[in-house]
Molecule: Purine riboswitch aptamer
Organism: Convivina praedatoris
RNA sequence: AUAACUUAAUUAUUAUUUGCAGAUAUAUCGCUGGAAAAUGGCCAGCAGUCUCUACCACGCACCAAAAGCCGUGACUAUCCGUAAAUGCUGUAAAUCG
Numbered sequence: 001a002u003a004a005c006u007u008a009a010u011u012a013u014u015a016u017u018u019g020c021a022g023a024u025a026u027a028u029c030g031c032u033g034g035a036a037a038a039u040g041g042c043c044a045g046c047a048g049u050c051u052c053u054a055c056c057a058c059g060c061a062c063c064a065a066a067a068g069c070c071g072u073g074a075c076u077a078u079c080c081g082u083a084a085a086u087g088c089u090g091u092a093a094a095u096c097g
Base pairs, nucleotide, nucleotide: 001013002012003011004010015086016085017084018083019082020081022079023078024077025076026054030046031045032044033043034042040063041062048055056073057072058071059070
């Protein structure tokens, strides 16, 4: 908000918010240019999504000079299911993170 109900109460459905679980997107991936030096291993841009945002962190291992392997971890958007709560707004306090 709708329906039932003479009205109210009440009931049911829908909507909203949040949690949980799952699916899809994206591979927390790729490319281009630049940068560092074992006390280092990074920065910028492009691209990628019926898609907004994000595109990193830590560890292991490895590398004496151009390159990053592997492992673990999400966030965000949409949908389905499930549980709970909700008249609206503002302020203050407390508690938790």